[in-house]
About this RNA: Bacterial RNase P class A from an Acidimicrobiales bacterium, 382 nucleotides, folded computationally. The RNAcentral record of the sequence draws on ENA. A source record names the gene rnpB. It matches the Rfam family "Bacterial RNase P class A". Its family is annotated with dimeric ribonuclease P complex, tRNA processing and ribonuclease P activity in the Gene Ontology. The family's RNA type in Rfam is ribozyme.

């Protein structure tokens, strides 16, 4: 100086004019009461005046909770959600520290981070083979089996001194690649039954050996834990997938402020009462039945209010002009300076996501810009 990595905070400013809503005053103005020249109290789509008035995310409605109805004895099955530790909350899937893996050169940064010796299942294409292994080329063929061949000793027949035929049995290389043996190589994949080197072998393998990696097991040490660190036995070498089914532990009853509650019109009643009229059962009265009127009750619509908040609206306010300044951009001038660039001065334009609706804790996505801290790497200088 240049390229990053991490926390945090901001989210235009001031004045003037116009307008919305809550609340507080005292005024008009209405209605109501009363011990009425007056007083209290309630209401106004009246006016004044004071005074408060959107976010960091107010968004998504993703997680959990308050609160509110409903349902409920206790356990359990079923379904659903959470998964490395420890801690903190009222609860979270949330946050802080940590441990493991992965990525970065590093600041850091991500992780849908339990169990594959409890069982079932799957593993495309390729490839001989994808899971209690297998055998496509290749290598060998030790052992076992074929073929022809030499040697020795026997037996039998021709000849009998020696020879010659034959036959089985024993022995020696040599051929075949039939039975088998082999995963070392070769080539397929995302993955192929550890890896380098000696020995071994017929040829090969952990078949043995030294390391070297995992893997279990057991010891010592640190750590509250997940987990390190060291050592030592065991050839044990054993694929991956649970974001397949499951297992294992821990959590969950629904439904939401259109919850829910309070008063409550008209009109509706298998409700109660009153008595006036009218009709029917009877000649009439009493009395039942019914219709009409009036009370009263009861449900609970409309409607109101509560739930609702020091922002609190309920069709849903928090706004708009205009001036001047500050960030920010563009273009000229001008000056400083090899460049980058930096400084003044004019003219122009120009303010990011986004607007509560019961509340609160998180997550998570949008967001011009600016301010601050701290930290990596690289080059330069001293």
């Nucleotide at each position: 100086u240049g390229a990053g990595c991490c926390g945090g905070c901001u989210g235009g400013g001031u004045g003037g004019c116009c307008g919305c809503g809550g609340c507080c005053a005292g005024g008009c103005g209405u209605c109501g009461g009363c011990g009425c020249u007056g007083c209290c109290g309630g209401c106004g789509a009246c006016a004044u005046g004071g005074u408060c008035g959107a976010g960091g995310a107010a968004a998504g409605u993703c997680g959990g909770g308050a609160c509110u109805c409903c349902a409920c004895a206790g356990g359990g099955c079923a379904g659903g959600g959470u998964g490395c530790u420890g801690g903190c909350u009222a609860a979270c899937g949330g946050c802080c520290a940590g441990u493991c893996g992965a990525g970065g050169u590093g600041a850091c940064u991500c992780g849908c981070a339990g169990g594959a010796c409890a069982g079932u299942g799957c593993c495309a294409c390729a490839g001989a083979a994808a899971a209690c292994a297998g055998a496509c080329c290749g290598c060998c063929g030790a052992u076992g089996g074929g073929c022809a061949g030499g040697c020795g000793a026997c037996c039998c027949g021709g000849a009998c001194a020696c020879c010659c035929g034959g036959g089985g049995c024993g022995c020696c290389g040599g051929c075949c690649a039939c039975a088998g043996g082999u995963c070392a190589g070769g080539g397929u994949g995302a993955a192929a039954c550890g890896g380098u080197g000696c020995g071994g072998u017929a040829a090969g393998a952990g078949c043995g050996c030294a390391c070297c990696a995992g893997c279990g097991c057991c010891c010592g040490g640190g750590g509250u834990g997940a987990c390190c660190c060291g050592g030592g036995c065991g050839g044990c070498u054993c694929g991956g997938c649970a974001a397949a089914c499951c297992c294992c532990a821990c959590c969950c009853g629904g439904a939401g402020c259109a919850a829910g509650g309070u008063c409550a019109a008209a009109u509706c009643g298998u409700g109660g009462g009153a008595g006036g009229a009218g009709c029917g059962g009877c000649c009439c009265g009493c009395u039942c039945g019914u219709u009409c009127u009036c009370c009263c009750c009861a449900g609970g619509u409309a409607g109101a209010c509560c739930g609702c908040u020091c922002a609190g609206a309920u069709g849903g306010a928090u706004g708009g002009c205009c001036a001047c300044c500050c960030a920010c951009c563009c273009g000229g001038c001008c000056c400083g300076g090899c460049u980058a660039c930096g400084g003044g001065c004019c003219g122009g334009g120009g303010g990011a996501c986004a607007g509560a609706a019961u509340c609160c804790c998180g997550c998570u996505u949008a967001c011009a810009g600016g301010c601050c801290g701290g930290c990596u790497c690289a080059c330069c200088g001293u």

Source information: The coordinates come from a structure-prediction model, not an experiment, and the mean pLDDT is 76.